[in-house]
Context: one part of a larger RNA
Molecule: small-subunit ribosomal RNA, 3' major domain
Organism: metagenome
RNA sequence: UGACGGGGACCCGCACAAGCGGUGGAGCAUGUGGUUUAAUUCGAUGCUACGCGAAAAACCUUACCACCCUUUGACAUGUUAGAUUUGGACUUUGUAAUGGAAGUCCUUCGGUUCGGCCGGUCUAAACACAGGUGUUGCAUGGCUGUCGUCAGCUCGUGUCGUGAGAUGUUGGGUUAAGUCCCGCAACGAGCGCAACCCUCAUCCUUAGUUGCCAUCGGGUAAAGCCGGGAACUCUAGGGAAACUGCCCGUGACAAGCGGGAGGAAGGUGGGGACGACGUCAAGUCAUCAUGGCCCUUACAGGGUGGGCUACACACGUGCUACAAUGGCAGUGACAAUGGGACGCUACACAGCGAUGUGAUGCCAAUCUCAAAAAGCUGCCUCAGUUCAGAUUGGAGUCUGCAACUCGACUCCAUGAAGCUGGAAUCGCUAGUAAUCGCGGAUCAGCAUGCCGCGGUGAAUACGUUCCCGGGUCUUGUACA
Numbered sequence: 001u002g003a004c005g006g007g008g009a010c011c012c013g014c015a016c017a018a019g020c021g022g023u024g025g026a027g028c029a030u031g032u033g034g035u036u037u038a039a040u041u042c043g044a045u046g047c048u049a050c051g052c053g054a055a056a057a058a059c060c061u062u063a064c065c066a067c068c069c070u071u072u073g074a075c076a077u078g079u080u081a082g083a084u085u086u087g088g089a090c091u092u093u094g095u096a097a098u099g100g101a102a103g104u105c106c107u108u109c110g111g112u113u114c115g116g117c118c119g120g121u122c123u124a125a126a127c128a129c130a131g132g133u134g135u136u137g138c139a140u141g142g143c144u145g146u147c148g149u150c151a152g153c154u155c156g157u158g159u160c161g162u163g164a165g166a167u168g169u170u171g172g173g174u175u176a177a178g179u180c181c182c183g184c185a186a187c188g189a190g191c192g193c194a195a196c197c198c199u200c201a202u203c204c205u206u207a208g209u210u211g212c213c214a215u216c217g218g219g220u221a222a223a224g225c226c227g228g229g230a231a232c233u234c235u236a237g238g239g240a241a242a243c244u245g246c247c248c249g250u251g252a253c254a255a256g257c258g259g260g261a262g263g264a265a266g267g268u269g270g271g272g273a274c275g276a277c278g279u280c281a282a283g284u285c286a287u288c289a290u291g292g293c294c295c296u297u298a299c300a301g302g303g304u305g306g307g308c309u310a311c312a313c314a315c316g317u318g319c320u321a322c323a324a325u326g327g328c329a330g331u332g333a334c335a336a337u338g339g340g341a342c343g344c345u346a347c348a349c350a351g352c353g354a355u356g357u358g359a360u361g362c363c364a365a366u367c368u369c370a371a372a373a374a375g376c377u378g379c380c381u382c383a384g385u386u387c388a389g390a391u392u393g394g395a396g397u398c399u400g401c402a403a404c405u406c407g408a409c410u411c412c413a414u415g416a417a418g419c420u421g422g423a424a425u426c427g428c429u430a431g432u433a434a435u436c437g438c439g440g441a442u443c444a445g446c447a448u449g450c451c452g453c454g455g456u457g458a459a460u461a462c463g464u465u466c467c468c469g470g471g472u473c474u475u476g477u478a479c480a
Base pairs, nucleotide, nucleotide: 001480002479003477004476005475007474008473009472010471011470012469013468015464016463019428020427021426022425023424026320027319028318029317030316031315032314033313034311035310042053043052064306065305066304067303068302069301070300073129077128078127079126080124081123082122083121087106088105089104090103091102092101093100109119110118111117131295132294134293135292136291140289141288142284143283144282145280147278152191153190154189155188156187157186158167159166160165171182172181173180197272198271199270200269202240203239204238205237206236207235208234212229213228216227217226218225243266246260247259248258249257250256322421326380327379328378329377330376331375338369339368340367343362344361347358348357349356350355387418392413393412394411395410396409397408398407434456435455436454437453438452439451440450
């Protein structure tokens, strides 16, 4: 100087407390451990692994296993020889398929000194080499997690100390903040904080189609449907607005704090992006890049089938429930974000339905996905039920070469566990929790996951003794 203490003081955080809802019990989904397996590819492992890499494992993906095949190789550059000077489709044979063997057809690349001359293509031979998701994240770059959006981490000069170092950065107040004020052997500065950026909330203005419809006219069963309008909503450009600016109190005449006015918004207005010096030899050689090491008829390349989907069990994360604040039937309003041509599909018909057939509009503020759901009315009356929906049998639909291993969905039947969950444990402070639906990426098909969107919309916070984590000062130390 640090680190540590079941030392002290002060302070903060959904850290506790006060509340609301969960997890832990059940069934299922999903990930992991373990076990099994020819293989169940690899990585991630306290917080900071475990719906994680994976924003889609039937084939492909795929890296794993079994079997079959190739060896200058699927891909790059170079040398020699020969052929052809382009690109593509198909047939026969054979196979599980690729590879292999034989053949047909269409078309005829660029430059040109018109010479296969140059570029390019194919074959053969040997090499140099290719190739490796092989190894080392403890050789690395890059990227990322975490402490932590915590308020810290440092430097120059000066001063003090023999020196390591100290001071500044401590102290008194204050703040979300090393934020600001005051004081001070310090005076300044940098990286962080804040602000500048995006978005939501108010108003003005510009513009008015595909959006809008107050006034006027037309028109309909109805409808901005038409003429028209530019007010309103909205869209998307520009601007205004918030600064403790004003008032009172308080404070040290400061910084600030408490209250008030006005205001759409008030003291950081809400949300986002943004992550200091560093820590964990944290994670990643399987995104990529890359040093060393290793393989080279195999640890490389292609194919078929299987596996990653196994199942005594254990754990994590979720979904659905156990019901009456509910279930079923009927009815019927009000959103927002988004997607759409290999696409989204109105409408009509067929089907109980998944869906099919016909057909129309839309490259979309125009058409469409699209029905929002919670809401309201009636029945059920506390029961393993008109709760719950697992499991299983049957019949189908769709995607796709192909749903056996191993897809999703529909209908009929079946109707398991489950009556609120031990010890323990998680999230959340406001448009939040809870609850309700909607959209998107990936994607042929497949969502209870993920990323977004809006609807309805709470309770509680006395307080900081205690648990956890963190910050500042101080103290002890046989630790560095």